[in-house]
RNA sequence: GCUCGUGUGAUGAAAUUGGUAGACGUGAUGGAUUCAAAAUCCAUUGGUAGCAAUACCGUGUCGGUUCGAGUCCGACCACGAGCA
Numbered sequence: 001g002c003u004c005g006u007g008u009g010a011u012g013a014a015a016u017u018g019g020u021a022g023a024c025g026u027g028a029u030g031g032a033u034u035c036a037a038a039a040u041c042c043a044u045u046g047g048u049a050g051c052a053a054u055a056c057c058g059u060g061u062c063g064g065u066u067c068g069a070g071u072c073c074g075a076c077c078a079c080g081a082g083c084a
Stems, first nucleotide, its partner, number of pairs: 001083007010026003019067001027045006046057004060076005
C1' cells in the first nucleotide's frame, strides 16, 4: 500500500436482521441478613433539564438514504486478521 472483519453503559454482551436501544451477566452504590464478615436476597446503576410525572439527547466520528437507522450506503478514525 491492497483486501476483509470489528467498534453499543464502568465491563462482557443482547436488540427477533430497518420499527420502544442497553435485556441478561460482572462490577459499583444503597439496604436486608450477621457479633462482624463471606455467601445469599432486594433496589438503583448512559447524559441533560425538572420537586416529580415526564421530555429531549445518546450505538467510534461526520454525512447520506428512509415516515423511521445500532442495523443499509459513503468518507474518515481506532483495533485486529490476511496478502504484497
Transfer RNA from an uncultured Bacilli bacterium, 84 nucleotides, folded computationally. The sequence was found in a public genome assembly. It matches the Rfam family "tRNA". Its family is annotated with triplet codon-amino acid adaptor activity in the Gene Ontology. By type it is a transfer RNA.